This is a predicted structure of a 75-nucleotide RNA (transfer RNA) from an Actinomycetota bacterium.
[in-house]
Order: sequence, then structure tokens, then C1' cells
RNA sequence: GGGGCUGUAGCUCAGGGGGAGAGCGCUUCCUUGGCAGGGAAGAAGUCGCGAGUUCGAAUCUCGCCAGCUCCACCA
Repeated sequence: GGGGCUGUAGCUCAGGGGGAGAGCGCUUCCUUGGCAGGGAAGAAGUCGCGAGUUCGAAUCUCGCCAGCUCCACCA
């Protein structure tokens, strides 16, 4: 330098044009003498960044950035 994959909540990940979600974690309340456990409610997101297509983009296209990986090059 070229190709491929990945980037979504604090963490692990789903979702591949029209409601942003799950599990774990976190907060509050109930239960207990107090923990643990259980139950109920809740908070938390510019969907990596920018542009384009579209009535509408997390989703499609292009560029860039970051990570992983293969190839090439130099030594």
C1' cells in the first nucleotide's frame, strides 16, 4: 500500500429502510433485625465521524477514523 470482517446503553451482543432493544450491571422502593436472594419500578444511546440516495437511514452508497485479520512491499 491492497482485500476482508467489525464499530449500537457501563460490559457482552441482537436488530440489515418506517417503534433503538435483550441479558448482565447501575439507581429507587418492597421483602429481612441486617446482608444475600427474590419482587416491582426507573435511569442510561449524536447507532464510530462526515457526506450522498430516499418521503423516511442504525440499516443502502461513498469518503475518513479505530480495532482484528490476510496479502504485498522494505529491512
Record summary:
The RNAcentral record of the sequence draws on ENA. Its Rfam family is "tRNA". From the family's description: Transfer RNA (tRNA) molecules are approximately 80 nucleotides in length. It is annotated as a transfer RNA. The prediction has a mean pLDDT of 85.